RNA sequence: GGGCUAGUGGUCUAGGGGUUAUGACGUUGCCCUUACGAGGCAAAGGUCGCCGGUUCAAAUCCGGCCUAGCCCA
Numbered sequence: 001g002g003g004c005u006a007g008u009g010g011u012c013u014a015g016g017g018g019u020u021a022u023g024a025c026g027u028u029g030c031c032c033u034u035a036c037g038a039g040g041c042a043a044a045g046g047u048c049g050c051c052g053g054u055u056c057a058a059a060u061c062c063g064g065c066c067u068a069g070c071c072c073a
Base pairs, nucleotide, nucleotide: 001072002071003070004069005068006067007066010025011024012023018056027043028042029041030040031039049065050064051063052062053061
């Protein structure tokens, strides 16, 4: 330098054009317990890597860029 794959709450992850972006772990509050843990209930936390484009509508499709991994030279 070229090619391929990926980027979604703190972490991992589902969703591949349309109704409030899914779940688990973690965090916080309450219940329970003599207390801790386990368990139950509830809540907060995402401008879906960035910038443009297509579309009535984009996390999703297209282009460029950034980052990470792999391969080729």